[in-house]
Predicted 3D model of an 82-nucleotide RNA (transfer RNA) from a Clostridia bacterium. It matches the Rfam family "tRNA".
RNA sequence: GCCGGUAUGUUGGAAUUGGCAGACGAGGCGGACUCAAAAUCCGUUGCCGCAAGGCGUGCGGGUUCGACCCCCGCUACCGGCA
Numbered sequence: 001g002c003c004g005g006u007a008u009g010u011u012g013g014a015a016u017u018g019g020c021a022g023a024c025g026a027g028g029c030g031g032a033c034u035c036a037a038a039a040u041c042c043g044u045u046g047c048c049g050c051a052a053g054g055c056g057u058g059c060g061g062g063u064u065c066g067a068c069c070c071c072c073g074c075u076a077c078c079g080g081c082a
Stems, first nucleotide, its partner, number of pairs: 001081007010026003019065001027045006046055003058074005
């Protein structure tokens, strides 16, 4: 230099003929149980906001009524070729 792959909550990781983002688990927080704790069970858990509501899929654009998903450029990491 060329080719391919990956980037989503605190974390692992789902979601593709373009149509509710975060299923399921780990962790956190609150509660139940216990003399107390562990284990177990229940609830809750992206961000801003008092609320209504707004924002959010590596970054910047584009297409579209609508984009994690399609197109262009860029960044980081992984692999291959030279």
Its mean pLDDT, the model's own confidence on a scale to 100, is 81.